[in-house]
Context: one part of a larger RNA
Molecule: large-subunit ribosomal RNA, domain II
Organism: Saccharimonadales bacterium (SeqCode)
RNA sequence: UCCAGCGAGUUAAUUUCUAGUGCAAGGUUAAGUCAAGUGACGGAGCCACAGUGAAAGCGAGCCUGAAUAGGGCGAAUAAGUACUAGGAAUUAGACCCGAAACCGGGUGACCUAACCAUGGGCAGGUUGAAGCGACAGUAAUAUGUCGUGAAGGACCGAACCGUCGUACGCAGCAAAGUGCUCGGAUGACCUGUGGUUAGAGGUGAAAUGCCAAUCGAACUCGGAGAUAGCUGGUUCUCCUCGAAAUAGCUUUAGGGCUAGCGUCGCGUAAUUCGCAUUUGGGGGUAGAGCUCUGUAAAGGACUGGGGGGAGCAAUCCUACCCACCCUUAACAAACUACGAAUACCAAAUGUUUUAUCGCGGCAGUUAGAACGUCGGGGCUAAGCUCGGCGCUCGAAAGGGAAACAGCCCAGACCAUCGUCUAAGGUCCCUAAAUAUAUACUCAGUGGGAAACAAAGUGAGAUUUCUUAAACAGCUAGGAUGUUGGCUUAGAAGCAGCCAUUCAUUUAAAGAGUGCGUAACAGCUCACUAGUCAAGAGAUCUUGCGUGGAAAAUGUAACGGGGCUAAAGUAUAUUACCGAAGACAUGGAUGUCACAUUUAUUUGUGGCGUGGUAGAGGAGCGUUCCUAUCUGCGGUGUAGCAGUUCUGGAAAGAAUUGUGGAGCGUUAGGAAGUGAGAAUGCUGGA
Numbered sequence: 001u002c003c004a005g006c007g008a009g010u011u012a013a014u015u016u017c018u019a020g021u022g023c024a025a026g027g028u029u030a031a032g033u034c035a036a037g038u039g040a041c042g043g044a045g046c047c048a049c050a051g052u053g054a055a056a057g058c059g060a061g062c063c064u065g066a067a068u069a070g071g072g073c074g075a076a077u078a079a080g081u082a083c084u085a086g087g088a089a090u091u092a093g094a095c096c097c098g099a100a101a102c103c104g105g106g107u108g109a110c111c112u113a114a115c116c117a118u119g120g121g122c123a124g125g126u127u128g129a130a131g132c133g134a135c136a137g138u139a140a141u142a143u144g145u146c147g148u149g150a151a152g153g154a155c156c157g158a159a160c161c162g163u164c165g166u167a168c169g170c171a172g173c174a175a176a177g178u179g180c181u182c183g184g185a186u187g188a189c190c191u192g193u194g195g196u197u198a199g200a201g202g203u204g205a206a207a208u209g210c211c212a213a214u215c216g217a218a219c220u221c222g223g224a225g226a227u228a229g230c231u232g233g234u235u236c237u238c239c240u241c242g243a244a245a246u247a248g249c250u251u252u253a254g255g256g257c258u259a260g261c262g263u264c265g266c267g268u269a270a271u272u273c274g275c276a277u278u279u280g281g282g283g284g285u286a287g288a289g290c291u292c293u294g295u296a297a298a299g300g301a302c303u304g305g306g307g308g309g310a311g312c313a314a315u316c317c318u319a320c321c322c323a324c325c326c327u328u329a330a331c332a333a334a335c336u337a338c339g340a341a342u343a344c345c346a347a348a349u350g351u352u353u354u355a356u357c358g359c360g361g362c363a364g365u366u367a368g369a370a371c372g373u374c375g376g377g378g379c380u381a382a383g384c385u386c387g388g389c390g391c392u393c394g395a396a397a398g399g400g401a402a403a404c405a406g407c408c409c410a411g412a413c414c415a416u417c418g419u420c421u422a423a424g425g426u427c428c429c430u431a432a433a434u435a436u437a438u439a440c441u442c443a444g445u446g447g448g449a450a451a452c453a454a455a456g457u458g459a460g461a462u463u464u465c466u467u468a469a470a471c472a473g474c475u476a477g478g479a480u481g482u483u484g485g486c487u488u489a490g491a492a493g494c495a496g497c498c499a500u501u502c503a504u505u506u507a508a509a510g511a512g513u514g515c516g517u518a519a520c521a522g523c524u525c526a527c528u529a530g531u532c533a534a535g536a537g538a539u540c541u542u543g544c545g546u547g548g549a550a551a552a553u554g555u556a557a558c559g560g561g562g563c564u565a566a567a568g569u570a571u572a573u574u575a576c577c578g579a580a581g582a583c584a585u586g587g588a589u590g591u592c593a594c595a596u597u598u599a600u601u602u603g604u605g606g607c608g609u610g611g612u613a614g615a616g617g618a619g620c621g622u623u624c625c626u627a628u629c630u631g632c633g634g635u636g637u638a639g640c641a642g643u644u645c646u647g648g649a650a651a652g653a654a655u656u657g658u659g660g661a662g663c664g665u666u667a668g669g670a671a672g673u674g675a676g677a678a679u680g681c682u683g684g685a
Stems, first nucleotide, its partner, number of pairs: 001685006011092013026047003032041003051058002061073004095233002098230001102223006113197009122187001124156003127152001131148006160184003165180004199215001201211003208217001236619006246259005260365002262362006272355001274351008287338001288336002293332003297328004303323004307318004368393002371390007398409003413587004418583003424577003427561003433574001435573006446563001452547002456544010473531005479504003484498003510525001514523002588609008620674001622671006629664001631663002639658008
């Protein structure tokens, strides 16, 4: 991993609701007794028939209250009760498996910790304390030298004990090892045997270490099916409907309760719900505006106040400050003299036909997500976060977007080698136009990106010059006062400053556009003439392009090939393709209406039939029991294996082989009643 078997809403009591049956203003027995194959007795008790009050009590009324008021609960409008089945709740282990833990009684010191008793072990080498002796030395000691001597938690190093480092090993040789290296090795040393200490504890040169591969509290049995708002799992089929991820409260936030939204049943049936149109309403949002509240720009005038200055004062001045006023022109969620669209409320009409509303049974949901839009937070960041409205996913398959829950189109009852369309497409991959008309684009732009930049190119508009010759080119001129004045070392058109930047000669020529010189010089421009001969320049708006443009395996920023009067872009047009959409034909099924029938039978028509949690309905199969077929069976049961057939599914039937003794139909009943999942359990491969 696979296969087979086992494996999860049960049972009891009580309550409530639904259906059925019996009896009915009544219904019913319990314990028990007798009898004994299911019977009879037993009326204690319980529920109902009247309520109300805390109660005494009163009673179609009662309570509150001083009340004859008001209010609360009732009656008037009246059906219950027992049992059976089913739904749900409560109490029990209560759908199943699962803790870590807590408590009680025991078992452990053959591992290991400490201790007690009694034994054992430590090659070899080194060092050479005290003491003692001799000699030297001292007044005597002291002291020194040489010997002797043998001490030491002394030294080196085997056994032995340990394990610092490193390599290997990591399903190992080994649930802690092996190699090399390393520490202690006469000691607080190592070790054999026997014994002592026990879990609320022991022992501990102390690490929460160790107490039998287990230790922040051993193991074992029991309380015990502890508890688990948590995770996982929960077994046949079909049909009808079909959610929620919100609000309030919660030691509450991944759990609950109530409401909301679902389903089933019953009732109500109208000026119901919904939708459309019309009419009438209130509003203070978008927008707008600046009267108010605030913010804020420019200009002006005069008035008032403050500050400063002058003056003895009156008073005057003020390039200072504030307020008011006028003109121009702004901003605001917490501004409004204005003010929509929508939305909301009401009415009428139309449409719809119960979708509304009420009561009752049963739920699930209370982690939501993207997208569009209006807002708050954030950085007008986030596949961000929080609200409102809408939509899809959730719980939705199909077509498109290459692939792609939330985008676009569209909602799958079944069948059909039938038809038409949607979004999106029509050169090939790939179904359908190498379609038509007119333009644009040359960048493979299309087929990723901004500020900004540019005689790319198309369209439109405004304007200037122009046969009295424009624009560009070429030829020629471009002068004089003057080197303007000032400044300066110099400043001569051209460092800088100043200027009625003037005047003269002219076809024209600036007190000079740029280069240049130390300053001049030189080149050039403006401007003018000639030549030439028809358009030339400036500005604005706009379409499509260009640059801006750097990333990690490999083209890799059209899905690919490939595409240039496109297979790109824009506008317009006509065909076609294209889905589980629509239509067609046949069939199934739910529901409503009508008709029909002995019979909820049959027929026609309308509207339906995606679906998670979940509600409701109808069935299939398994085991056993009661009856039934006066059923089947050695002329071959069950089981097993194959084949064929039937049914809308669960399933069923026939037949062949195997097998060798039990098994089924029909009508009911009762459940240890359906397996693919639980790191499920047991066995096997």